Context: one part of a larger RNA
RNA sequence: GGCGUAUGGGGGAUGCCUUGGCUCUCGGAGGCGAUGAAGGACGUGAUAAGCUGCGAUAAGCCACGGGGAGGUGCAAAUAACCUUCGAUCCGUGGAUUUCCGAAUGGGGUAACCCAUCAGUAAUGAUAUGGUCAAAGACCAGGCCAACCCGGGGAACUGAAACAUCUAAGUACCCGGAGGAAAAGAAAAUAAUAAUGAUUCCGUAAGUAGUGGCGAGCGAACGCGGACCAGCCCAAACCGAUUAUGUUUCGGCAUAAUCGGGGUAGUAGGACUACGAUAUGGCACAAAGCAGAGAAGAAGAACAGAUUGGAAAGUCUGGCCGCAGAAAGUGACAGCCUUGUAUUCGAAUCGAAGCUGCAGCCUAGUAGUAUCCUGAGUAACCCGGAACACGUGGAAUUCUGGGCGAAUCAGCGGGGACCAUCCCGUAAGGCUAAAUACUCCCGAGAGACCGAUAGCGAACCAGUACUGUGAAGGAAAGGUGAAAAGAACCUCGAACAGAGGAGUGAAAUAGACCCUGAAACCAUACGCCU
Numbered sequence: 001g002g003c004g005u006a007u008g009g010g011g012g013a014u015g016c017c018u019u020g021g022c023u024c025u026c027g028g029a030g031g032c033g034a035u036g037a038a039g040g041a042c043g044u045g046a047u048a049a050g051c052u053g054c055g056a057u058a059a060g061c062c063a064c065g066g067g068g069a070g071g072u073g074c075a076a077a078u079a080a081c082c083u084u085c086g087a088u089c090c091g092u093g094g095a096u097u098u099c100c101g102a103a104u105g106g107g108g109u110a111a112c113c114c115a116u117c118a119g120u121a122a123u124g125a126u127a128u129g130g131u132c133a134a135a136g137a138c139c140a141g142g143c144c145a146a147c148c149c150g151g152g153g154a155a156c157u158g159a160a161a162c163a164u165c166u167a168a169g170u171a172c173c174c175g176g177a178g179g180a181a182a183a184g185a186a187a188a189u190a191a192u193a194a195u196g197a198u199u200c201c202g203u204a205a206g207u208a209g210u211g212g213c214g215a216g217c218g219a220a221c222g223c224g225g226a227c228c229a230g231c232c233c234a235a236a237c238c239g240a241u242u243a244u245g246u247u248u249c250g251g252c253a254u255a256a257u258c259g260g261g262g263u264a265g266u267a268g269g270a271c272u273a274c275g276a277u278a279u280g281g282c283a284c285a286a287a288g289c290a291g292a293g294a295a296g297a298a299g300a301a302c303a304g305a306u307u308g309g310a311a312a313g314u315c316u317g318g319c320c321g322c323a324g325a326a327a328g329u330g331a332c333a334g335c336c337u338u339g340u341a342u343u344c345g346a347a348u349c350g351a352a353g354c355u356g357c358a359g360c361c362u363a364g365u366a367g368u369a370u371c372c373u374g375a376g377u378a379a380c381c382c383g384g385a386a387c388a389c390g391u392g393g394a395a396u397u398c399u400g401g402g403c404g405a406a407u408c409a410g411c412g413g414g415g416a417c418c419a420u421c422c423c424g425u426a427a428g429g430c431u432a433a434a435u436a437c438u439c440c441c442g443a444g445a446g447a448c449c450g451a452u453a454g455c456g457a458a459c460c461a462g463u464a465c466u467g468u469g470a471a472g473g474a475a476a477g478g479u480g481a482a483a484a485g486a487a488c489c490u491c492g493a494a495c496a497g498a499g500g501a502g503u504g505a506a507a508u509a510g511a512c513c514c515u516g517a518a519a520c521c522a523u524a525c526g527c528c529u
Stems, first nucleotide, its partner, number of pairs: 001528009015514001016478002020449002022446007029438002031143002039100003042055003046078001050074002061094006070082003105114003115126004128140005147178001148176005158165001162212001188195002199226005209217002230430003233374001237260010265408001267373004271367004280361003287355003293349002296344003302317005318335002320324001326338003380402007389415001410425005465472002485513001488500004
């Protein structure tokens, strides 16, 4: 020096554990905000740095309800207190709620500075925009996870290059809304048969198509389901009010506003004549009823022996069960504790639901001369876009420019166009459900993770730290059943460390604390050189 064995050190793998996560299911909720939000700054305790709570009434104040012996948060200790005259704690309602922040009296380098008016003062008012005729009143503004609608709108990439194309109307930006949104009661789809608003799912179907016919893109009809719900205006006509014009002062005309009327495709309505006042219904304010939920209450049944530090284990003998879900308890507990099944419970708040005034809707017959039925609209041309459809034979839809109808004997569509036939009735509006999502609350589940995993974060984490900034972003869990956390003694400079003693089942469980692998280090012994 090497190898081996043993004992330690070192290190923190592995095993076991779980306070935390992940993914879902069911139910709830789907908003908060000028009555000042979300989010913060600064304060606030006997002592108080941090977290939590709270706000100069500051780990809190008041009332009501629950609850019943201890309490003054995390968090020990001391002090001082509170409490069966019911504290702490839990629920409901209220009071207080500094300063910043939409921030709103003006300013500003957020949490600061400076005002004006009224008032003795306390205090109050004083931003901007919109609506209304004004004084003035009312509304808005900001925040928020996804879902939704609209306005804008990429590139990487793919095409094995690349330009049409693709990625993709995606990402992203902006506006707006709701608990859903959007869409929606045929100027539909079909095809000689018919269907009958919209939305969503399955299928049709990777079909028909489209496509530098490349890469790719990609329907619909129909069928089967989920859910089902239909309505209101404009106009004709009648009337009222006001204004204007005109007048022979009786009116007439026009315009605006309002009321009645009316809403359809087998066209309907107005209008004229006759008849009717019934029946049925509604998506509905206030209020009332109701009462899920927001604290809680009751809640069955076991002992002995034995091993052990400890019994829930083992043995013996019992018991309950509408309760043998689960968790905890010194090892594995139906019968020890909390619970569970089940049954109850609110002074106060209170969702869905029910009732429901006002309001609204709902019927006929005949006639057919006249009137009405959405205009810078439809259509067409040019330029674009959306449609699965890239301009194509390109219908259909939207519209920036141009042009520009018809009026029910009308008009549109049925994939160029024409005819026949069929279907519908544009140029106004509303509409629940089936559908999408989950920042959040309650209950539960998992052939999900188990501390390099699982959220970035099991731990005081969006922290420490980095960056001018936007932003980036960690590491870090485990004594023991119980602190019983090692009195006292010795060595030592020692509040270091160690040796005794003591606790404990265990201290090689001693706080650098469960287990304690490997690398690496040391010591002892053996063998080899």
This is a predicted structure of a 529-nucleotide part of an RNA (large-subunit ribosomal RNA, domain I) from a Bacteroidales bacterium. It was read from a public genome assembly. Its mean pLDDT, the model's own confidence on a scale to 100, is 83. Rfam family: Bacterial large subunit ribosomal RNA.